The RNA shown here (Bacterial RNase P class A) has 352 nucleotides and comes from an Oscillospiraceae bacterium. Taxonomically the source falls in Oscillospiraceae (Bacteria, Bacillati, Bacillota, Eubacteriales). Rfam family: Bacterial RNase P class A. By type it is a ribozyme. Its mean pLDDT, the model's own confidence on a scale to 100, is 75. The sequence is in RNAcentral, with records from ENA.
RNA sequence: CGAGCAAGUCGGACAGCCGCGAGCGGGAACGCUUGAGGAAAGUCCGGGCUGCACAGGGCAAGGAUAACGGGUAACACCCGCCGACGGCGACGUCCGGACAAGUGCAACAGAAAUAGACUGCCGCGCGAGAGUGCGGUGAUGGUGGAAAGGCGAGGUAAAAGCUCACCCGAGGGCAUGGAGACACGCCCUCGCUGUAAACUCUAUCCGCAGCAACGUUGGGGACAUAUAGGCUUGCCCGGCCGUCCCCUCACACGGCUUGAGGUGCGCGGCAACGCGCAUCCCAGAUAGAUGGCUGUACACGGAGCGGUGAUACGCUUCGGGACAGAACCCGGCUUAUAGGCUUGCUCGCGAC
Numbered sequence: 001c002g003a004g005c006a007a008g009u010c011g012g013a014c015a016g017c018c019g020c021g022a023g024c025g026g027g028a029a030c031g032c033u034u035g036a037g038g039a040a041a042g043u044c045c046g047g048g049c050u051g052c053a054c055a056g057g058g059c060a061a062g063g064a065u066a067a068c069g070g071g072u073a074a075c076a077c078c079c080g081c082c083g084a085c086g087g088c089g090a091c092g093u094c095c096g097g098a099c100a101a102g103u104g105c106a107a108c109a110g111a112a113a114u115a116g117a118c119u120g121c122c123g124c125g126c127g128a129g130a131g132u133g134c135g136g137u138g139a140u141g142g143u144g145g146a147a148a149g150g151c152g153a154g155g156u157a158a159a160a161g162c163u164c165a166c167c168c169g170a171g172g173g174c175a176u177g178g179a180g181a182c183a184c185g186c187c188c189u190c191g192c193u194g195u196a197a198a199c200u201c202u203a204u205c206c207g208c209a210g211c212a213a214c215g216u217u218g219g220g221g222a223c224a225u226a227u228a229g230g231c232u233u234g235c236c237c238g239g240c241c242g243u244c245c246c247c248u249c250a251c252a253c254g255g256c257u258u259g260a261g262g263u264g265c266g267c268g269g270c271a272a273c274g275c276g277c278a279u280c281c282c283a284g285a286u287a288g289a290u291g292g293c294u295g296u297a298c299a300c301g302g303a304g305c306g307g308u309g310a311u312a313c314g315c316u317u318c319g320g321g322a323c324a325g326a327a328c329c330c331g332g333c334u335u336a337u338a339g340g341c342u343u344g345c346u347c348g349c350g351a352c
Stems, first nucleotide, its partner, number of pairs: 001348010013296006020035006037323001041334002044332005049210004056237004062206005068080004082096001083094004097201002102199002104195003118141001120137007149167002152164003168191007176183002214254003218247006229241003261280008298321001300319007
């Protein structure tokens, strides 16, 4: 210098004028303070909160997750690590329990998809012969994503892990290392095609509904006095409660924003994260505020000119600022995002 990998961060600035919500001031006028995001989005997971009396037990059904260790309130998230796959590498991805329990499926091709003999080889019978019947054979050919683990030797009528050596794979045992998944070495057994985003099996977890939840009034009506009915999938047990409808205050008030909260420093940890101290208060609308106009420079893009070996750089002019908009709250994931900046690392080339 070129090509990449990973992580983090900003995502418009300033000024003037006009306007909107909330809080405070006796506060109508008026004044002061304050007012969107990294995703506020999708609503896909996990929680808080609220109601179903407690959220209870058992069976069934259903759903979710899937190597190992850790983090967390919890998770399907995060960190670390293992294995497999991809990359020269930095690094990325998870298609990561079990098909050696059972059942199913495997289009087309092919004789045959886990079992049958089309061709070929061999034996026996028949036949003068060509051939033909029966049997053996997965070694040969062709088909296919996949055809009895591969290759060599022995062996045989021809063959075959039928036997042996080596290699490959699976399971088990022992030893070493590791916290563990696992790695490596030796021994034994086996060779069982693939498929679980097919049924299924194994292990673990899961009650339902959601802020239009729910709470705060008054009035009226209907049914009922219990072996009924209700208590958010079914059945059983246990427990609890009268049940349902309409109108009004009422487009009401509460819930509502101080929280697993932010920032800084220190300590522990490879990290996710945890602990301690200090400090800060940071939207709360309800038809829904957080906006509009003008100007000034600036990032960035195009064109032209200058400049240079070529970039760089300078000047002029035109354009020009992404995705997007809180609605109970929090932790994640996913998706959208113009452009800029920073840090670490890898590979290649060149110079010293």